Model confidence (mean pLDDT): 84 of 100. A computed fold for a 72-nucleotide RNA from a Patescibacteria group bacterium, annotated as transfer RNA. It was read from a public genome assembly. It matches the Rfam family "tRNA". By type it is a transfer RNA.
[in-house]
Order: sequence, then C1' cells, then structure tokens
RNA sequence: GCGCGAGUAGUUCAAUGGUAGAACGCGUCUCUGAUAAAGACGAGGUUGAAGGUUCGAUUCCUUCCUCGCGCA
Repeated sequence: GCGCGAGUAGUUCAAUGGUAGAACGCGUCUCUGAUAAAGACGAGGUUGAAGGUUCGAUUCCUUCCUCGCGCA
C1' cells in the first nucleotide's frame, strides 16, 4: 500500500428499515444474627465520527478514525 472483519450500557454480546434489549456487574428493597445465594424493583446508551438515501437508519451508500486478521 491492497483486501477482509469488528466498533451498540461499566464488561461480553443481541437487534438485517418501524419504541435500542439480554446476561454479568452497579444501586435500593425482601430474606438472614450478619454475609453469600435467591427473589423483586431500578439506574445506566449522542449505537466510533461526519455526510447521503428514506416518511423513518444500529441496519443501506460514501468518506474518515480506532482495533484485529491476511497478502505484498
């Protein structure tokens, strides 16, 4: 330099055009003598950035950024 893949909650990952979710973690409560476990409830997201298409974009298109793999 060229090609391919990934980027979404604190972490690991879903969501293939129509309200962004799960698990773990975190907080409060129940339970306990007190923890843990278990259960209930809750907080937490400018979906890497900027544009474009569309009534509507995490999703489709373009450019850029970061990371990984391969080729040279």